[in-house]
């Protein structure tokens, strides 16, 4: 330098045109003599960045950055 892949909450990951599930953590709460564990609530409105198509983009299309594989 070329090709493929990926980048989504504090961490892991699902979703691939109609406003984002799930675990884990972490907070509040219930329960308990405290405590664990249990169960119930919260938690993304820049989906790595601009920019195009679209009524309508996390999802399509280019361009850049970032990370892995592989050619050379």
């Nucleotide at each position: 330098g070329g090709u493929g892949c990926g980048g989504u909450a504090g961490c892991c990951a699902a979703g691939c045109g109609g406003u984002a599930a799930g675990g884990c953590a972490a907070c509040g709460g219930u329960c308990u003599g405290c405590a664990a564990a249990a169960c119930c609530g919260u938690u993304a409105u820049u989906c790595a960045u601009c920019g195009g198509u679209u009524c309508g983009a996390u999802u399509c299309c280019g361009a850049u950055c970032c990370g892995c594989a592989c050619c050379u």
Predicted 3D model of a 72-nucleotide RNA (transfer RNA) from a Candidatus Omnitrophota bacterium.
NCBI's taxonomy places the organism under Bacteria, Pseudomonadati, Candidatus Omnitrophota.
Its Rfam family is "tRNA". Its family is annotated with triplet codon-amino acid adaptor activity in the Gene Ontology.